[in-house]
Formats: sequence, structure tokens, C1' cells
RNA sequence: CACUUAUCAAGAAAGGCAGAGGGUAAUGGCCCGAUGACGCCUUGACAACCUAUUCUUUACUUCCGCUUUGGAGGAAAGAAAAAGGUGCCAAUUCCAUCCCGUUUUUUCAUGUACAACAUGCUGAGACUGCGGGAAGAUAAGUC
Repeated sequence: CACUUAUCAAGAAAGGCAGAGGGUAAUGGCCCGAUGACGCCUUGACAACCUAUUCUUUACUUCCGCUUUGGAGGAAAGAAAAAGGUGCCAAUUCCAUCCCGUUUUUUCAUGUACAACAUGCUGAGACUGCGGGAAGAUAAGUC
């Protein structure tokens, strides 16, 4: 880098350094920023993905025992706590832009129903919201 799985509308500060841009591809927005952002350091917090821990449970599994129908471990699930590894501490992943579906309003059609117009239906486009996916981020695993 790639692949798989899970989560992403919640949550979370100070001090020091330094000095102009920043908001994790790009573009367009919209925000943040000398009342010092972003970044770095120190301490702290938030969260609970992985590891260690405690408790509970079991149509599972191994060993021991069986008078009793049990004991110990593993695995899985849930809960608690938060030491370690990450992450993270503005705004929904800040919003949209790509794909699918649907809704609103409307335009077009040498389409269709109708004697014709209107109107209805069908199809295509634009607008307007909504939902899902893709993409992105983080964690663990595989390679």
C1' cells in the first nucleotide's frame, strides 16, 4: 500500500514555546485564527478498539471426580474498572461535490389517452429535500 471486520449525530482542558495561517486528496462553500489559531512540549481529560484484571452467565469444550451430580480450566457473551498500546480533546466525517433510490416544484417530447384544447399517464432533464452506498478517519487482524 492492499484486503477483512467494527465504529463514526455523544464526549473531552490548562500551562509553556513559537508566530500566520488553519479546518486529514482536490474544488466550492462555511467556519476558526494576533482576545494567538494550526503545530511542538508538559500535565490533564474523553472514549473503551486491542492487551492484562474482576464479576456474572452458558443447549459449548477439556481434565479430575462421581456418594453428592460436582470441581478446576478453556471458549463465547454481558457488565465493571481504566494500569498498558493506540486514538482523540471546534463545528455531523463542518457541509456539498461521485453512484443508487425516493420526494417537491417545473420544463421539454415528431410519446400516449382524448374530436380538439385543457387534463391525465409515460419518458427525459433541471430544481428541491430525505434515505442508502461509495469515499474518508480510527482500531484490530491478515498479507
SAM riboswitch aptamer (S box leader) from Ferruginibacter sp., 143 nucleotides, folded computationally.
Rfam family: SAM riboswitch aptamer (S box leader). Rfam describes the family as follows. The SAM riboswitch is found upstream of a number of genes which code for proteins involved in methionine or cysteine biosynthesis in Gram-positive bacteria.
The model forms 84% of the base pairs in the Rfam consensus.
NCBI's taxonomy places the organism under Bacteria, Bacteroidota, Chitinophagia, Chitinophagaceae, Ferruginibacter.